Background: Predicted 3D model of a 406-nucleotide RNA (Bacterial RNase P class A) from Ruegeria sediminis.
RNA sequence: GCGGAGGGCCGGAUGGCCGCUGGGGCGGGGCGACCUGCCCGAGAGGAAAGUCCGGACUCCACAGGGCAACGGUGCCGGGUAACGCCCGGGCGGGGCAACCCGACGGAAAGCGCCACAGAAAUCAGACCGCCCCGCUUUUGCGGGGUAAGGGUGAAACGGUGGGGUAAGAGCCCACCGCGCCGCUGGCAACAGGGGCGGCACGGCAAGCCCCACCGGGAGCAAUGCCGAAUAGGAUCCCCGCGCGGGCUGGUCCCGGACCCCGGUCCGGGAAACCGCCGCUAGGCCCGCCUUGGCCGAGAGGGAUCGGGUUGGCAGCUCGAGCCGCGCAGCAAUGCGCGGCCUAGAGGAAUGGUCAUCGAAGAGGGCGACCUCGGAACAGGAUCCGGCUUACAGGCCCUCCGCGCGU
Numbered sequence: 001g002c003g004g005a006g007g008g009c010c011g012g013a014u015g016g017c018c019g020c021u022g023g024g025g026c027g028g029g030g031c032g033a034c035c036u037g038c039c040c041g042a043g044a045g046g047a048a049a050g051u052c053c054g055g056a057c058u059c060c061a062c063a064g065g066g067c068a069a070c071g072g073u074g075c076c077g078g079g080u081a082a083c084g085c086c087c088g089g090g091c092g093g094g095g096c097a098a099c100c101c102g103a104c105g106g107a108a109a110g111c112g113c114c115a116c117a118g119a120a121a122u123c124a125g126a127c128c129g130c131c132c133c134g135c136u137u138u139u140g141c142g143g144g145g146u147a148a149g150g151g152u153g154a155a156a157c158g159g160u161g162g163g164g165u166a167a168g169a170g171c172c173c174a175c176c177g178c179g180c181c182g183c184u185g186g187c188a189a190c191a192g193g194g195g196c197g198g199c200a201c202g203g204c205a206a207g208c209c210c211c212a213c214c215g216g217g218a219g220c221a222a223u224g225c226c227g228a229a230u231a232g233g234a235u236c237c238c239c240g241c242g243c244g245g246g247c248u249g250g251u252c253c254c255g256g257a258c259c260c261c262g263g264u265c266c267g268g269g270a271a272a273c274c275g276c277c278g279c280u281a282g283g284c285c286c287g288c289c290u291u292g293g294c295c296g297a298g299a300g301g302g303a304u305c306g307g308g309u310u311g312g313c314a315g316c317u318c319g320a321g322c323c324g325c326g327c328a329g330c331a332a333u334g335c336g337c338g339g340c341c342u343a344g345a346g347g348a349a350u351g352g353u354c355a356u357c358g359a360a361g362a363g364g365g366c367g368a369c370c371u372c373g374g375a376a377c378a379g380g381a382u383c384c385g386g387c388u389u390a391c392a393g394g395c396c397c398u399c400c401g402c403g404c405g406u
Stems, first nucleotide, its partner, number of pairs: 001402010012357007020043002023040007045377001049388002052386005057219004070215005075089005090104001091102004105210002110208002112204003127150002129146007158176006177199001178197004183192003223314004233305006239298001242279004247275001249274002251270009282295004321340008361372004
């Protein structure tokens, strides 16, 4: 110098003026509800996003434990309030390397599947080939052996080399792989080496399943209080459903009078039904008591649904908080000390404009430079820890490879 790997940070700047949101302070007016003036300081993010995980908090359910079902997680150790997150390590894969990636428990518990091609896809099997024998003859046919070579496939029943053989074959041997046993190192995952076994056990668990661990449900429109609103609505359940009075009521019966022949009026009576009155059963109120008050055969209690109201306050932002330093630790992180307070609205404020400066980008110039240009993704809604996704451009640190110079 070129190319690459990992990590951290910033992500338009400064000032003036006018607004908006919510605080604090000092006033003015009004009986009050309230109205209003001035000043001060604060006001989006690294992802506020997706709402994918984990929690705090609240209500509901269970209030102790177990089992089953369902869902999730899945190498080991550590961190944490917790996690599917993070750190460190192991193993496998990729890269010359820095480094990156991994749904990374179990396939000798069981079931299931393995398309096409191929002889054969797991109770094995033989298309070409190779070898032996017989016949025939110069090319084949028949029988047998074989699985080294070819061919098919994502995958072919251990691999490579040697011996052996008619040709071959774990048939035999060495190494590798695999299984079993014990040894050494490591907390462990695992690694290393030793002995035995001639090899039995193909792949898929991201099909079912097995094993281990974890998990009640709903969410701030949670939830609590106040106010406002109406028709106190419909259905069901609980308690009670009795007694008395003929009472200028309805109804019915008897007698009489009148007329427009069907009713009206007068007198007497009945008490089943509707209505009314009274009593009690029962219920409500008062913190308790009673010689209390009220309602009363209905008043009261409860459940579900429907209808109405959708306004205020709390929850609400001091918190697993932020910054700095020190200590422990490889690290994630923890502990200690000091300092700081940093939106809290609610259909939702964080905006506009002016000035100065301005990165990228575009054009021109051999060049110094000149002109144009004018900042990515996006934006709180109970809060916190993560993950993932989007992002113009810039800065810093560490490391690797190659080339050149010394």